[in-house]
Context: one part of a larger RNA
Molecule: large-subunit ribosomal RNA, domain II
Organism: Synergistaceae bacterium
RNA sequence: GCCAACGAGUUAUGGUAUGUUGCAAGGUUAAGGUGUUAUGCACCGGAGCCGAAGCGAAAGCGAGUCUGAAUAGGGCGAAUGAGUUGCAUGCUGUAGACCCGAAACCGGGUGACCUAUCCAUGUGCAGGUUGAAGUAACCGUAAAAGGUUAUGGAGGACCGAACCCAUAUCUGUUGAAAAAGGUUGGGAUGACGUGUGGAUAGCGGUGAAAUUCCAAUCGAACCCGGAGAUAGCUGGUUCUCCUCGAAAUAGCUUUAGGGCUAGCCUCAAGGUAAGAUACGCGGAGGUAGAGCACUGAAUGUCCUAGGGGCCUUCACCGGUUACCAAAGACUAUCAAACUCCGAAUGCCGCAGUAUUAUACUUGGGAGUCAGACUAUGGGAGAUAAGUUUCAUAGUCGAAAGGGAAACAGCCCAGACCAACAGCUAAGGUCCCAAAAUGUAAGUUAAGUGGAAAAGGAUGUGGAGUUGCACAGACAACUAGGAUGUUGGCUUAGAAGCAGCCAUUCAUUCAAAGAGUGCGUAACAGCUCACUAGUCGAGUGACUCCGCGCCGAAGAUAAACGGGGCUCAAACUUACUACCGAAGCUUUGGAAUUAUUGUAAAAUAAUUGGUAGAGGAGCAUUGUAUGCGGGCAGAAGGUGAACUGUAAGGUUUGCUGGACUGCAUACAAGAGAGAAUGUUGGC
Numbered sequence: 001g002c003c004a005a006c007g008a009g010u011u012a013u014g015g016u017a018u019g020u021u022g023c024a025a026g027g028u029u030a031a032g033g034u035g036u037u038a039u040g041c042a043c044c045g046g047a048g049c050c051g052a053a054g055c056g057a058a059a060g061c062g063a064g065u066c067u068g069a070a071u072a073g074g075g076c077g078a079a080u081g082a083g084u085u086g087c088a089u090g091c092u093g094u095a096g097a098c099c100c101g102a103a104a105c106c107g108g109g110u111g112a113c114c115u116a117u118c119c120a121u122g123u124g125c126a127g128g129u130u131g132a133a134g135u136a137a138c139c140g141u142a143a144a145a146g147g148u149u150a151u152g153g154a155g156g157a158c159c160g161a162a163c164c165c166a167u168a169u170c171u172g173u174u175g176a177a178a179a180a181g182g183u184u185g186g187g188a189u190g191a192c193g194u195g196u197g198g199a200u201a202g203c204g205g206u207g208a209a210a211u212u213c214c215a216a217u218c219g220a221a222c223c224c225g226g227a228g229a230u231a232g233c234u235g236g237u238u239c240u241c242c243u244c245g246a247a248a249u250a251g252c253u254u255u256a257g258g259g260c261u262a263g264c265c266u267c268a269a270g271g272u273a274a275g276a277u278a279c280g281c282g283g284a285g286g287u288a289g290a291g292c293a294c295u296g297a298a299u300g301u302c303c304u305a306g307g308g309g310c311c312u313u314c315a316c317c318g319g320u321u322a323c324c325a326a327a328g329a330c331u332a333u334c335a336a337a338c339u340c341c342g343a344a345u346g347c348c349g350c351a352g353u354a355u356u357a358u359a360c361u362u363g364g365g366a367g368u369c370a371g372a373c374u375a376u377g378g379g380a381g382a383u384a385a386g387u388u389u390c391a392u393a394g395u396c397g398a399a400a401g402g403g404a405a406a407c408a409g410c411c412c413a414g415a416c417c418a419a420c421a422g423c424u425a426a427g428g429u430c431c432c433a434a435a436a437u438g439u440a441a442g443u444u445a446a447g448u449g450g451a452a453a454a455g456g457a458u459g460u461g462g463a464g465u466u467g468c469a470c471a472g473a474c475a476a477c478u479a480g481g482a483u484g485u486u487g488g489c490u491u492a493g494a495a496g497c498a499g500c501c502a503u504u505c506a507u508u509c510a511a512a513g514a515g516u517g518c519g520u521a522a523c524a525g526c527u528c529a530c531u532a533g534u535c536g537a538g539u540g541a542c543u544c545c546g547c548g549c550c551g552a553a554g555a556u557a558a559a560c561g562g563g564g565c566u567c568a569a570a571c572u573u574a575c576u577a578c579c580g581a582a583g584c585u586u587u588g589g590a591a592u593u594a595u596u597g598u599a600a601a602a603u604a605a606u607u608g609g610u611a612g613a614g615g616a617g618c619a620u621u622g623u624a625u626g627c628g629g630g631c632a633g634a635a636g637g638u639g640a641a642c643u644g645u646a647a648g649g650u651u652u653g654c655u656g657g658a659c660u661g662c663a664u665a666c667a668a669g670a671g672a673g674a675a676u677g678u679u680g681g682c
Stems, first nucleotide, its partner, number of pairs: 001682006011095010022084002026050003032044005054061002064076004098236002101233001105226006116200009125190001127159003130155001134151006163187003168183004202218001204214002211220001239617006249262005263368002265365006275356005280350004289341001290339002295335003300330003304325001306324002308321004371396010401412003416589004421585003427579003430563003436576001438575006449565001455550002459547010476534005482507003487501003513528001517526002590607007618671001620668010636655008
């Protein structure tokens, strides 16, 4: 891992509701007893319980009573009559109470053969090295001290086996091993190692101290018991069909992943038509917008208090100001906590009409209290987030189908079943791939389409305004582009062209600046403005709109789903046809509810569904009654055929070798695929 078997709402006793049975202003027996057959039944047994009367704390009174001084008022009652005993079912209280699951707590015991420390008594430590004190001799000294050479053999001394340990690393890591092996390393006469016996025990011991160790277990050992501890937590909870069908919100909560009440679901009963939507009418309101009349914010100008600067003055006074500036006037603005104004929606009410079928009350049973995204209106955040928090709506949740390549929350659309029938929605119609290589008119050249901004650009199409132009424009070519003069100043020089100045003037002209740029040291030279000629029809500037271009660097060819696409298979506009879903229709069938009906049936509507409520059934085991089957082959096993809307059922072949079925009723150890389920097998 698979297979098989086992495996979870039970039982007792109270309560409550519904259904049903008996009796009924009553209902009912309990313990116990008697009888019989046989452990059941019948009959006694009225103790007790519930109901028929309540009120009061009570005494007590009583259709009343309590309070009270009260005959008042008020509270609770009566008037308004149904209970009770069984049985079944739903839910609930008390019990382990659907099942499995803690870490823990307490009690009584068992452990120091592991390990910690201690006690008693034994035992072990190859070999080599160093050479303390002391001693001796000699030297030395006044004597000492001291020195030399020997001797000596100290040390938590040195090197290094046994022995003990465990520094680093490799291997091992379903190991050879639940801590080892290899290499390397530390101690190795000591606070050393070790044998045997003994001591200390869990609210404890022991600890050269690490919460370390106390039998592979230690922030409190292990075993058994209390014990089915408790678990607002996780997991699991077994057959079928039918009807309806939620919630993820509010308030409170030592409450926030739990609960209670309400909301929303379901079932029953009730009186009934209250409910919903649209139209019409009547209301309240201060949002969007707008505005500046208030409250504030805020621009400029004018006017002008006050202040500052400057001038003047001994001082006062006074003058002035490209300074600051209240109030006022004009002007242009802003506001969730501003409003002189002010919608659309929404909300409330009303009679009627139309369409619909809800709404409400009482009672039984729930589940829900983590919501998600999308659109719109806000708050928080950074006018960030697949962010967070509200409101309104939708979808998902609990919804399959078609589209969006794939894609809970987007678009279309709500699946009772069947069909090799039809029409459509969204979206599509070159091929993958069903349907147009459709029609008409444009646009795009960027593979734009098929990702992006500020900004930039003789891309290109359209609309418009304006200048010049056959008295010849724009572009190109030819020619001119002069003179006073090298203007004056400055300067080494300054001659159109370093710089400064200005009546930048005048002359000749078709035209030509006291000069547009390049250039020279300065001149020179080239060029432009301007003019003429050649040519012969458009040529400049600006604004708006459509589609494109650049801006554009990322980790896969990876930003059309792919192929591929350019008068399109891209984009815009218009039109026609077709495809396209479980939508709608057609044909057949089933069920539910309502109405009609004696019934059969007909008609209409309906039949997605999680939590959950309600209804109807199938199967298993046993009991009772009745009826059966079986060695001419029961149950069981294994194939096949048939059959029912499902759980299922029937028949039959083979196997098997002795039991077993159907109907009705009753009772349950009554249905497995999941629980890191339990046991067995492989």